Description: A computed fold for a 97-nucleotide RNA from Candidatus Thioglobus sp., annotated as TPP riboswitch aptamer (THI element). The model forms 100% of the base pairs in the Rfam consensus. It was read from a public genome assembly, where an Rfam model found it. NCBI's taxonomy places the organism under Bacteria, Pseudomonadota, Gammaproteobacteria, Pseudothioglobaceae (SeqCode), Candidatus Thioglobus. It matches the Rfam family "TPP riboswitch aptamer (THI element)". On this family, see Rodionov et al., J Biol Chem 2002: "Comparative genomics of thiamin biosynthesis in procaryotes. New genes and regulatory mechanisms". Its mean pLDDT, the model's own confidence on a scale to 100, is 76.
RNA sequence: GGCUAUCCAACGGGGUGUCCGGCAUGACCGGGCUGAGAAUCACCCGCUGAACCUGAACCGGAUCAUGCCGGCGGAGGAAUCUGGAUAGUGGCCAAAA
Numbered sequence: 001g002g003c004u005a006u007c008c009a010a011c012g013g014g015g016u017g018u019c020c021g022g023c024a025u026g027a028c029c030g031g032g033c034u035g036a037g038a039a040u041c042a043c044c045c046g047c048u049g050a051a052c053c054u055g056a057a058c059c060g061g062a063u064c065a066u067g068c069c070g071g072c073g074g075a076g077g078a079a080u081c082u083g084g085a086u087a088g089u090g091g092c093c094a095a096a097a
Stems, first nucleotide, its partner, number of pairs: 001093001002089008010080001011046004017033006052077003058071004
C1' cells in the first nucleotide's frame, strides 16, 4: 500500500402507509398504530447492495385498520471503479529499510 470496521465530506438512490376526528366533498389540519423514517434542509441505503421497486388488488397469521408479522426471497431489478481521518489486520500480496 491492499483489505476490514467506524466516522466525516461530496455525489447519487429511496419511501412517506393505515385508522379516527375537523372541515367539506378538494386539499389541508389534529390525533392513534407500526417503524430508522409516514414531507424531513430529517431518516435509510449505495454492488459485501432486503435502502427501495416488481411480483402484488399475492399467500398465511394478527389488528380498529394497514406490507403490522412472516412467506414470497439461494426470485428478478436497483444508486460511488469517490475522497479523507481513526483503528485493526490470522493469513496473503507489493514496496522500503